[in-house]
RNA sequence: CGCUUAUCAAGAAAGGCUGAGGGAAAUGGCCCGCUGAAGCCUUGACAACCUGCUCCGAUUUGUGUAACGCGAUCCGGGCAAGGUGCCAACUCCAUCUCGUUAAAAAACGAGACAGAUAAGUC
Numbered sequence: 001c002g003c004u005u006a007u008c009a010a011g012a013a014a015g016g017c018u019g020a021g022g023g024a025a026a027u028g029g030c031c032c033g034c035u036g037a038a039g040c041c042u043u044g045a046c047a048a049c050c051u052g053c054u055c056c057g058a059u060u061u062g063u064g065u066a067a068c069g070c071g072a073u074c075c076g077g078g079c080a081a082g083g084u085g086c087c088a089a090c091u092c093c094a095u096c097u098c099g100u101u102a103a104a105a106a107a108c109g110a111g112a113c114a115g116a117u118a119a120g121u122c
Base pairs, nucleotide, nucleotide: 002121003120004119005118006117007116008115013043014042015041016040017039021032022031023030026095027094028093029092044087046085049083050082051081052079053078054077055076057074058073059072060071062070063069091114096111097110098109099108100107
């Protein structure tokens, strides 16, 4: 890089360096930015995907007791130590398909494509 699965309407700051751009791609918009963009560093927060710990319940032709248990697995809840991620706007909005409505434009809904993040696999 590719593939698979899940989630994406919530949430989250300061300081230093730097100096013009940024909001994934293309197009059209619309925003943010010298009251300092993007990037780098420090500290902090948010979140709960993975690891870990813990609580409840269930399962078990595992193990043991006089009985209670222990282990493993699964569901749900919690903690936030570790691994990531992330800290403007719905993934900022739309583009493609289908449907509803009312003939068109439009609007609304569902989905797809693409993207981001995590885990697994290669």
The prediction has a mean pLDDT of 83. Predicted 3D model of a 122-nucleotide RNA (SAM riboswitch aptamer (S box leader)) from a Bacteroidota bacterium. It matches the Rfam family "SAM riboswitch aptamer (S box leader)". Rfam links the family to the GO term regulation of gene expression. Lineage of the source: Bacteria > Pseudomonadati > Bacteroidota. Of the family's consensus pairs, 88% are formed in the model.